A computed fold for a 139-nucleotide RNA from uncultured Nocardioides sp., annotated as SAM riboswitch aptamer (S box leader).
Its mean pLDDT, the model's own confidence on a scale to 100, is 76.
RNAcentral holds the sequence, with entries from MGnify.
Taxonomically the source falls in Nocardioides (Bacteria, Actinomycetota, Propionibacteriales, Nocardioidaceae).
The model forms 97% of the base pairs in the Rfam consensus.
[in-house]
């Protein structure tokens, strides 16, 4: 750097002992032990892999097994590769990842509705979109 997806799921013990949730503003978690290590469980299906199907190629040739025969030799039978779909009741096996809050929620553009004396403009509250940064695979 491409690109796909991030509203579902899925936690016990041991150790340690003050921060954590990526930075920031909220707002949560945590001396009732949180993050983190580590063990064991689990979850899910990205990618491997499975089983179906569809479709191209191949199919009288070459290889491979298997049987038979008249055994020089011949003759029957099987066997392919890819690409694409769905499959969340496909998950035995194998690589990751994950198992507090939508990525916890917002910041930036766009639009719509509420309040505010509120037609505009602005302010706030909420909502749809679409970014942005992040996470995780996969190349």
């Nucleotide at each position: 750097c491409u690109c796909a997806u991030c509203g579902a799921g899925a936690g016990g013990g041991a150790c340690u002992g003050a921060g954590g949730g990526a930075a920031c503003g909220g707002c949560c978690c945590g001396u009732c032990g949180a993050c983190g290590u580590c063990c064991c469980g689990g979850c899910a299906a990205c990618c491997g892999c499975c089983a179906c199907g569809a479709c191209a190629c191949g199919u009288g040739a070459u290889c491979c097994g298997a049987g038979c025969c008249c055994c020089a030799g011949g003759c029957u039978c099987g066997g392919g590769u890819g690409u694409c779909g769905g499959g969340g009741a496909g998950a035995a096996c194998g690589g990751u990842g994950c198992c507090a809050a939508u990525u916890c929620c917002g910041g930036c553009c766009c639009g719509c509705g509420g309040c505010g004396a509120g037609a505009g403009c602005c302010g706030u509250c909420g909502u749809g979109g679409g970014g942005a940064a992040g996470a995780u695979g996969a190349g």